Transfer RNA from a Candidatus Nanoarchaeia archaeon, 73 nucleotides, folded computationally.
Rfam family: tRNA. Rfam's curators write: Transfer RNA (tRNA) molecules are approximately 80 nucleotides in length.
The source organism's lineage runs through Archaea, Nanobdellati, Nanobdellota and Candidatus Nanoarchaeia.
Its mean pLDDT, the model's own confidence on a scale to 100, is 83.
[in-house]
RNA sequence: GGUGCCAUAGUUCAGCGGUCAGAACGCCUGUCUCAUGCGCAGGAGGUCCCCGGUUCGAUUCCGGGUGGCGCCA
Repeated sequence: GGUGCCAUAGUUCAGCGGUCAGAACGCCUGUCUCAUGCGCAGGAGGUCCCCGGUUCGAUUCCGGGUGGCGCCA
């Protein structure tokens, strides 16, 4: 220099162009316990990496950028 994949909650990841963007773990509260933990019940937590385009409508499709991990040279 060229090229592929990836970017969504604190972490690991789901998510068909349209419902309110979800799960597990973690965190908080309650319950339970002498107490911690486990179990049970509830709750908080998101600019869907950024900019633009297509569309009635974009987390999703297209272009560019940035970052991460590879491959080729």